RNA sequence: GAUAGAGGUUGCGUAUUUCAUCAGUAUCCGGAUUGAUGCGGCAGGCGCAGUUUAAGAUGCGGAGAAAGGGGAAGACGCCGAAAGACGAGACCACCUGAAGUCAGAUCUUGGGCAUACGGUUAAGAGCCGUAUGACUGUCAUCCGGAUAUCGGAUGGGGCGCUAUC
Numbered sequence: 001g002a003u004a005g006a007g008g009u010u011g012c013g014u015a016u017u018u019c020a021u022c023a024g025u026a027u028c029c030g031g032a033u034u035g036a037u038g039c040g041g042c043a044g045g046c047g048c049a050g051u052u053u054a055a056g057a058u059g060c061g062g063a064g065a066a067a068g069g070g071g072a073a074g075a076c077g078c079c080g081a082a083a084g085a086c087g088a089g090a091c092c093a094c095c096u097g098a099a100g101u102c103a104g105a106u107c108u109u110g111g112g113c114a115u116a117c118g119g120u121u122a123a124g125a126g127c128c129g130u131a132u133g134a135c136u137g138u139c140a141u142c143c144g145g146a147u148a149u150c151g152g153a154u155g156g157g158g159c160g161c162u163a164u165c
Base pairs, nucleotide, nucleotide: 001165002164003163004162005161008079011078012077013076014075016073017072018071019070027063028062029061030060032058033057034056037049038048039047040046042097043096044095045094082109083108084107085106089102090101091100110136111135113133114132115131116130117129118128119127120126138156139155140154141153142152143151144150
């Protein structure tokens, strides 16, 4: 240097099916009251609709979602799997700006779990970040032990570890 592997049955990720939630919410229809604003995701510009051919709002009645996120099932791709920070660049339904989405290069993180705080979200779910805690995997050193693929202590980290060439 190349190849092949291990950590876990709650390792990581993707899509499909299904179930609940989102939510009796958004939206639509009818009618009552009121009477000038409302729409183009946000702000400004600009444009459109409306002012008794009634905008919008508030009750009443009827109909009634979806996206994102989540549980379960099997399938597929894998073991920096993947996640996060930053953002060269690109997209963005009238224009500008902001926001949003993807994002090279660079940096950080061994893994899952629990707790606390913070962020995100409709959400006491989930996800993300930080800290703490034990557990687990691996390597190094030391000690005990000898069927060793065992036990204990300390420390390190995946650009690591094991095997073969």